This is a predicted complex of two RNAs, RNase P RNA and transfer RNA, with 406 nucleotides together.
It holds a member of the Rfam family "Bacterial RNase P class A". About the family: Ribonuclease P (RNase P) is a ubiquitous endoribonuclease, found in archaea, bacteria and eukarya as well as chloroplasts and mitochondria. The literature on the family includes a 1998 paper in Annu Rev Biochem by Frank and Pace, "Ribonuclease P: unity and diversity in a tRNA processing ribozyme".
Its mean pLDDT, the model's own confidence on a scale to 100, is 76.
């Protein structure tokens, strides 16, 4: 120097005047606080509220190598195996077709209970042997090599592979190594399913609490084994007459509401995610919904984008800056 | 804001549990028929919302993203 790779981090502004919008504090004059890394999709999982403090049975979803971490997760750390990469590193719905089942067009003898189209080898020419080889297919009954044989073949042997069983190392997954066995036997579980774990349901428009008007009206059909209590069914359990029609009436505030699984720093444990312990700060909270505009100076043409119960993930979008660790070619010393 | 459903030619609808070119009607555009015009026959035109994954193969199964409808005051 050129190419990358993986973790971050800031986020078109910043200072100052001037006006305004909001929530807080003040008697008041005023002082203070005032959008994001995704507030965004609502995919995950968790507080919180209700319904029955959530219970039995069936279904029916989700998660699926191992170990840790968290209130939890499908997140996040380490690790194993498999795959891409020359390399830093990246990606994995990664249990189980040896429990049952069903699937596999077209091609092809056969797509899994088997079998033979050309071929080889034999024959009394009727047929037998046979799975090296051709040749379909995305997939075809273990691969190569010698040795056998009438041609062949795990038929035997030697390496790889596979299966079972032991030893040895790790907390596991898994990894080495020894014996045994001629060989189980295609693929599909993001096909039904089987195993393990694990889930009730609504969701701040949940809910609470205050209130102003009203009818505790008429009529009709059904009906106590019924209806409803937003459960997929039952069973349990709570509560209660349903529907329709005809007349009539209506107003909304208040609370949940932001202080917490908080954030900044330090030290200790831990490979690490994270956790403990000090210390410190107070950081939007509306309810037609604010966060805005104008001048001047610096420095510019600048991005995705706007909070509505709150957390902690994922995933998406995203101008341009930048830090640190490493990896690969060249090149000079 | 919050729960939920859907997405195939220009419209309305098929595609059995995944299997090869994705079908049909109504249009579009052309021709023949007719003195023209309907109506009729013959052709012809165009689609899986986007994107990646799973499988030999995906409209169907499944991650994300667009869009759209619909119920909660």
């Nucleotide at each position: 120097u050129g190419a990358g790779u993986u973790u971050g981090c800031c986020a078109a502004g910043a200072c100052a005047a001037u006006c305004g919008c909001u929530g807080a504090c003040g008697a008041a004059a005023g002082u203070u606080g005032g959008a994001g890394g995704a507030a965004a999709g609502u995919c995950c999982g968790g507080g919180c509220u209700c319904u029955a403090c959530a219970g039995g049975g069936c279904g029916a979803g989700g998660u699926g190598c191992c170990g840790g971490g968290u209130a939890a997760c499908a997140c996040c750390c380490g690790g194993g195996c498999a795959g891409c990469g020359u390399g830093a590193g990246c990606u994995g719905a990664c249990g189980g077709c040896u429990a049952g089942u069903g699937c596999c067009a077209c091609a092809g003898a056969a797509a899994a209970u088997a079998u033979a189209c050309c071929g080889c080898c034999u024959u009394u020419c009727g047929g037998g042997g046979u799975a090296a080889g051709g040749g379909u297919g995305a997939a075809a009954u273990g691969g190569u090599g010698c040795g056998g044989u009438a041609a062949g073949a795990g038929c035997g042997c030697a390496c790889c592979g596979c299966a079972a069983g032991g030893c040895u190392g790790g907390u596991a997954a898994c990894a080495g190594u020894c014996u045994u066995g001629g060989c189980a036997g295609g693929g599909u579980a993001a096909a039904c399913c089987c195993c393990a774990c694990u889930u009730a349901g609504a969701g701040c428009a949940a809910g609470a609490c205050c209130a102003a008007a009203u009818a505790g009206g008429g009529a009709a059909u059904c009906g106590u084994u019924g209806c409803g209590g937003u459960g997929g069914c039952c069973c349990a359990u709570c509560g209660u007459g349903a529907u329709u029609c005809c007349g009539g009436g209506u107003a909304g505030g208040u609370u949940g509401c932001u202080a917490c699984a908080g954030g900044c720093u330090a030290u200790u444990g831990g490979u690490a995610a994270c956790a403990a312990u000090a210390g410190u700060c107070g950081c939007a909270g509306a309810u037609g919904a604010a966060u805005g505009a104008u001048u001047g100076u610096c420095u510019u043409u600048a991005a995705c984008a706007g909070a509505a119960c709150c957390c902690g993930g994922c995933u998406u979008a995203u101008c341009g800056g930048u830090a640190a660790a490493c990896u690969c070619a060249g090149a000079u010393u | 804001g919050u729960c939920u459903c859907c997405g195939u030619a220009g419209c309305u609808u098929a595609a059995u549990a995944g299997g090869a070119u994705a079908a049909a009607g109504c249009g579009u555009u052309c021709c023949c028929c007719u003195c023209c015009u309907a109506a009729g026959g013959g052709a012809u035109u165009g689609a899986u919302a986007c994107u990646g994954g799973u499988u030999c193969g995906a409209g169907u199964c499944u991650g994300g993203u667009c869009g759209g409808g619909g119920g909660c005051a």